[in-house]
RNA sequence: UAGAGUAAAGGGCACGCCCGGUGAAAACCUGGGACGCAAAGUAAAGGGUCAAAGCGUUUUAGGACGUUUAGAUAACCUGGCUGUCAAA
Numbered sequence: 001u002a003g004a005g006u007a008a009a010g011g012g013c014a015c016g017c018c019c020g021g022u023g024a025a026a027a028c029c030u031g032g033g034a035c036g037c038a039a040a041g042u043a044a045a046g047g048g049u050c051a052a053a054g055c056g057u058u059u060u061a062g063g064a065c066g067u068u069u070a071g072a073u074a075a076c077c078u079g080g081c082u083g084u085c086a087a088a
Stems, first nucleotide, its partner, number of pairs: 005085001012037002017032002020029003041081002045078003048073003054067005
């Protein structure tokens, strides 16, 4: 200097769930709380998945189906950018 993540140390994040809030929903935000995580840091580029207000089709109606558009997910995968420790 590199970096395997089976070592050590100090830290970090944090599912489900609960209180409150936003949203049509998926989901997100604050606090509590931890299933886990070495990128569970960052950004929706590609694929996947989720939602369906609006729009379209259909229905006597309730409703059903579709959606290339606005949306969600980085803790689904790939790739991009950044980054802690650092034994054998």
Molecule: c-di-GMP-I riboswitch aptamer
Organism: Anaerocolumna sedimenticola